[in-house]
Molecule: transfer RNA
Organism: Octadecabacter arcticus 238
RNA sequence: CGGGCCAUGGCGCAGUCUGGUAGCGCGUCCGUCUGGGGGACGGAAGGUCGCAGGUUCGAGUCCUGCUGGCCCGA
Numbered sequence: 001c002g003g004g005c006c007a008u009g010g011c012g013c014a015g016u017c018u019g020g021u022a023g024c025g026c027g028u029c030c031g032u033c034u035g036g037g038g039g040a041c042g043g044a045a046g047g048u049c050g051c052a053g054g055u056u057c058g059a060g061u062c063c064u065g066c067u068g069g070c071c072c073g074a
Stems, first nucleotide, its partner, number of pairs: 001073007010026004020057001028044006050066005
């Protein structure tokens, strides 16, 4: 210098191909059961999706640029 992949609640991930309410598990908080702990069950909070633009009625998803991480080539 060229190419590829990844970036989504505190953590680990799905959703992207085919644009249409942002979800799952763990964790946290509250409640019930239990003498307590542990455990089970029920409920709740928490992210507008790495950043900035573009397309569109509508973007996590498509397009462009940038940042960070990993890998390959020279």